[in-house]
Molecule: SAM riboswitch aptamer (S box leader)
Organism: Listeria fleischmannii
RNA sequence: CACUUAUCCAGAGAGAUGGAGGGAUCUGGCCCUUUGAAAUCUCGGCAACAGCCUUUUGGGCGAUGUGCUAAAUCCAGCAGGGAAACCUGAAAGAUAAGAG
Numbered sequence: 001c002a003c004u005u006a007u008c009c010a011g012a013g014a015g016a017u018g019g020a021g022g023g024a025u026c027u028g029g030c031c032c033u034u035u036g037a038a039a040u041c042u043c044g045g046c047a048a049c050a051g052c053c054u055u056u057u058g059g060g061c062g063a064u065g066u067g068c069u070a071a072a073u074c075c076a077g078c079a080g081g082g083a084a085a086c087c088u089g090a091a092a093g094a095u096a097a098g099a100g
Stems, first nucleotide, its partner, number of pairs: 001100001003098006013043005021032003026077004044069003049065002051061004073092001078089004
């Protein structure tokens, strides 16, 4: 990098450095941010994919490898349904595991 499968309305923040952006990308909204953005580091925390235990369609644990720690993946865009509110699905993305 592309492929397969699963999940994505739950959960969990302080400090130091830094100094203006950030919420994946584009558009439109909405929001966070000098009462300090991104990024990096330290210490915590959450979850339970792998892992471990087990009485195994289930239950438990969190030492280890990851991941995450504003808002549903912040919302919409495409397709279908609906008078509308809205609902369902897809696409894209993220994460994990597997096989290239």